[in-house]
Parts: sequence; C1' cells; structure tokens
RNA sequence: GGCCCCAUCGUCUAGUGGCUAGGACAUCAGGUUUUCAUCCUGGAAACAGGGGUUCGAUUCCCCUUGGGGCUA
Repeated sequence: GGCCCCAUCGUCUAGUGGCUAGGACAUCAGGUUUUCAUCCUGGAAACAGGGGUUCGAUUCCCCUUGGGGCUA
C1' cells in the first nucleotide's frame, strides 16, 4: 500500500429501518440494619465525526478518525 472486521452509559454488552435505545456490574439517593455488608426501591448516565439514501437511520451507503487482523 491492498483487503477484511470492530466503534452504543464509567466498564461489559443487547438492539438487522419506526424502541421512552434495554440489561449486568459500578456510581448516587432513600428504605432495612446498632454499624458495615447483604437485600429492596428509585435516579443519573451512551449510539466515534461528517455527508448521503429514506416519510423515518444505532441499523443501509460513502468519506474521515481510532483500534484489530490478513497479505506483499
């Protein structure tokens, strides 16, 4: 250089065109407890960036960025 794969809450991940973008852990608040832990309830928290297709894009297409693999 060429080809392929990946990018979603702090972390791991689900989501194959119309979801309020869900779950686990973590975190915060409250409850329970003499206290801590456990347990229960609730909250906050995410689609890498730009453009295109479409009535509608996390999802399809193109480019860029970052990471990984194969090849010379």

Predicted 3D model of a 72-nucleotide RNA (transfer RNA) from a bacterium. The sequence was found in a public genome assembly. Its mean pLDDT, the model's own confidence on a scale to 100, is 82. Rfam family: tRNA. About the family: Transfer RNA (tRNA) molecules are approximately 80 nucleotides in length. Its family is annotated with triplet codon-amino acid adaptor activity in the Gene Ontology.